[in-house]
């Protein structure tokens, strides 16, 4: 140095071109209890960055970041 894969809430993970990005488990609030827990509602909270195709982008292309495996 080159190829291949990858990047989504605090963490694991859907969403394969369609409109308000979705659950879980975490966090905050009430409910509940003598008090804690369990259960039970209720909310916040994300697309890695820059571009470009497209009426429309988490999704396609493509530069740069980071993480993984491969060959030299």
């Nucleotide at each position: 140095g080159c190829c291949u894969c990858u990047g989504u809430a605090g963490u694991u993970a859907a969403a394969u071109g369609g409109a308000u990005a979705u659950a879980a488990c975490a966090g905050u609030c009430c409910c509940g209890u003598c008090c804690u827990a369990a259960g039970g509602g209720a909310u916040a909270g994300u697309u890695c960055u820059g571009g470009g195709u497209u009426c429309g982008a988490u999704u396609c292309c493509u530069g740069g970041c980071g993480g993984a495996g491969g060959c030299a």

This is a predicted structure of a 72-nucleotide RNA (transfer RNA) from a marine sediment metagenome. Its Rfam family is "tRNA". Its mean pLDDT, the model's own confidence on a scale to 100, is 81.